[in-house]
Molecule: transfer RNA
Organism: Candidatus Micrarchaeota archaeon
RNA sequence: GGGCUCUUGGCGCAACUGGUAGCGCGUCCGCUUUGCAGGCGGAAGGUUGCGGGUUCGAAUCCCGCAGAGUCCA
Numbered sequence: 001g002g003g004c005u006c007u008u009g010g011c012g013c014a015a016c017u018g019g020u021a022g023c024g025c026g027u028c029c030g031c032u033u034u035g036c037a038g039g040c041g042g043a044a045g046g047u048u049g050c051g052g053g054u055u056c057g058a059a060u061c062c063c064g065c066a067g068a069g070u071c072c073a
Stems, first nucleotide, its partner, number of pairs: 001072007010025004019056001027043006049065005
């Protein structure tokens, strides 16, 4: 320098064919306990890496940039 893959809550990952972004862990609150742990119920937390384009509508399609992994040179 080039090819491919990836970037989504604090962390790990989903989201089939473009149609209101979910799950687990964690955090917080409540119940249970003398208390803790565990269990049960609930809640908060995301401008989907950044910028632009297409579209009635974009995490998803297109372009550019940045970062990570991997292969080639």